[in-house]
């Protein structure tokens, strides 16, 4: 220098096909207990890596950039 993959909640990750942003764990609060753990109910938590484009509508399609991993040289 060229090719490919990945980037979504605090962590690990889903999100066939463009229309509802989600799960598990974790956190907070209540109930349960003398107390803790377990169990249970509810709640909070997101610039979907950044910018631009297409579209009525983009995590999703297109272009550029950034970071990490990988292959070739």
């Nucleotide at each position: 220098g060229g090719g490919g993959a990945u980037a979504u909640a605090g962590c690990u990750c889903a999100g066939a096909u463009g229309g509802g942003a989600g799960a598990g764990c974790g956190g907070u609060u209540g109930c349960u207990u003398c107390g803790c753990a377990u169990g249970u109910a509810a709640c909070a938590g997101g610039u979907c890596a950044g910018g631009g484009g297409u579209u009525c509508g983009a995590c999703u399609c297109c272009c550029c950039u950034u970071a990490u991993c990988u292959c070739c040289a």
The RNA shown here (transfer RNA) has 73 nucleotides and comes from an uncultured Oscillospiraceae bacterium. The sequence was found in a public genome assembly. The prediction has a mean pLDDT of 81.